Notes: Model confidence (mean pLDDT): 86 of 100. Predicted 3D model of a 105-nucleotide RNA (SAM riboswitch aptamer (S box leader)) from a Bacteroidota bacterium. It was read from a public genome assembly, where an Rfam model found it. The organism belongs to Bacteroidota, within Bacteria. Its Rfam family is "SAM riboswitch aptamer (S box leader)". About the family: The SAM riboswitch is found upstream of a number of genes which code for proteins involved in methionine or cysteine biosynthesis in Gram-positive bacteria. On this family, see Grundy and Henkin, Mol Microbiol 1998: "The S box regulon: a new global transcription termination control system for methionine and cysteine biosynthesis genes in gram-positive bacteria".

[in-house]
RNA sequence: GAUUUAUAAAGAAGAGUGGAGAGAUGAGGCUCAAAGAAGCUCUGGCAACCAUCCAUCGUAGGAUAAGGUGCCAAAUCCUCCUCCUGAAAAGGAGAAAUAUAAAUU
Numbered sequence: 001g002a003u004u005u006a007u008a009a010a011g012a013a014g015a016g017u018g019g020a021g022a023g024a025u026g027a028g029g030c031u032c033a034a035a036g037a038a039g040c041u042c043u044g045g046c047a048a049c050c051a052u053c054c055a056u057c058g059u060a061g062g063a064u065a066a067g068g069u070g071c072c073a074a075a076u077c078c079u080c081c082u083c084c085u086g087a088a089a090a091g092g093a094g095a096a097a098u099a100u101a102a103a104u105u
Stems, first nucleotide, its partner, number of pairs: 001105008013043005021032003026080004044072003049068002051064004076097001081094005
């Protein structure tokens, strides 16, 4: 990198460093940002996929957080494609894409 499965409206910030862009990609919107963003480091935290324990014939279920990941502005920030409702504005459902985990390759 690829495939499969699951999840994605909840939750969780300080310090140092850094120095102009950042929010995945293309477009549009909107937002964050010299009152210092993004990135990086440390500390702290969130969550509970893997994990451990309890229960069970087996699932479903419950508990924990030492370990492996992940995450800590805004719904995956919103929209784009399809379908449904609607006079419209808009709303709803799905797909795609993306992210993360686990397994396989």